This is a predicted structure of a 72-nucleotide RNA (transfer RNA) from Ictidomys tridecemlineatus. Model confidence (mean pLDDT): 83 of 100. RNAcentral records the identical sequence in 2 taxa. The sequence is in RNAcentral, with records from Rfam. The organism belongs to Ictidomys, within Eukaryota.

[in-house]
RNA sequence: UGGGGUGUAGCUUAGUGGUAAAGCACUUGCCUAGCAUGCAUGAGGCCCUGGGUUCAAUCCUCAGCACCCAAA
Numbered sequence: 001u002g003g004g005g006u007g008u009a010g011c012u013u014a015g016u017g018g019u020a021a022a023g024c025a026c027u028u029g030c031c032u033a034g035c036a037u038g039c040a041u042g043a044g045g046c047c048c049u050g051g052g053u054u055c056a057a058u059c060c061u062c063a064g065c066a067c068c069c070a071a072a
Base pairs, nucleotide, nucleotide: 001071003069004068005067006066007065010024011023012022013021018055026042028040029039030038048064049063050062051061052060
């Protein structure tokens, strides 16, 4: 320098047009003398940013930003 990929909850990842899910972590309760484990419960994300298409965009498309990959 040009090319490709990724960006979703505190962390790791699903979700491929119709206002988002799981595990771990966290809150509360039960259990215990207490802790851990276990069971139940709840909170937490307008999906990297800004345009475009669409009745409707996390999803399609364009540009930008950050990171990763292999080239030159």